[in-house]
RNA sequence: GCUUCCGUAGUUUAAUGGUAAAACGUUGCCAUGGUAAGGCAAAACUGCCGGUUCAACUCCGGCCGGAAGCU
Numbered sequence: 001g002c003u004u005c006c007g008u009a010g011u012u013u014a015a016u017g018g019u020a021a022a023a024c025g026u027u028g029c030c031a032u033g034g035u036a037a038g039g040c041a042a043a044a045c046u047g048c049c050g051g052u053u054c055a056a057c058u059c060c061g062g063c064c065g066g067a068a069g070c071u
Base pairs, nucleotide, nucleotide: 001070002069003068004067005066006065007064010024011023012022013021018054026042027041028040029039030038047063048062049061050060051059
């Protein structure tokens, strides 16, 4: 330099055009003599900028970051 892939909650992953989801974690409450485990509830996320579309995590372009391969 070229090619391919990836970027979603604090972490690990779903969601292939129609209200962004789960597990663990965090916080509050319940419960216990107290702690752990357990039960209930809550907060928290689409890398950035544009485009297409009635509607974009999803499709297209650019940028940023990461991984692999080739030279």
A computed fold for a 71-nucleotide RNA from a Bacillaceae bacterium, annotated as transfer RNA. It is recorded under the gene name trnT. It matches the Rfam family "tRNA". Gene Ontology term of the family: triplet codon-amino acid adaptor activity. RNAcentral holds the sequence, with entries from ENA. Model confidence (mean pLDDT): 81 of 100.